[in-house]
């Protein structure tokens, strides 16, 4: 690096260091950044996927609720936002019609990130 599955509108800060970028990109916007970005150390925290222990229920499996041991992973903004896909709808515009162009809202894929398994 592949493949599956489940989760993504909740939650979580501080120092040092370093010095211009970051927010995945393919685009288009918006936002944060010398009142110091990314990276890297430390320390605290959030969260409940894995594991660890408890209590309910259950023949058992599994389910549901705590704790927070330990592996990770996270701590601007809905995953920042929308498009690179379809499918419904509604508006305004061109057409005699089927339909085009544009914008709005909806769902559903795509992506992309993060556990766990798997070969």
């Nucleotide at each position: 690096g592949a493949u599956u599955u489940a989760u993504a509108a909740a939650g979580a800060a501080g120092g040092g260091u370093g010095g211009a970028g970051a927010g995945a990109u393919u685009a288009g916007g918006c936002u944060c950044g010398g009142c110091g970005a990314a990276g890297c150390c430390c320390u605290a925290g959030c969260a409940a996927c894995c594991u660890u222990c408890c209590c309910g229920u259950c023949a058992g499996g599994g389910c549901g609720g705590g704790a927070g041991u330990g592996g990770u992973g996270c701590u601007a903004a809905u995953a920042c936002c929308u498009a690179a896909u379809c499918c419904g709808g509604g508006g305004a515009u061109c057409g005699a019609a089927a339909g085009g162009c544009u914008u709005c809202c909806g769902g559903a894929g795509u992506u992309u990130a993060u556990a766990a398994a798997u070969a």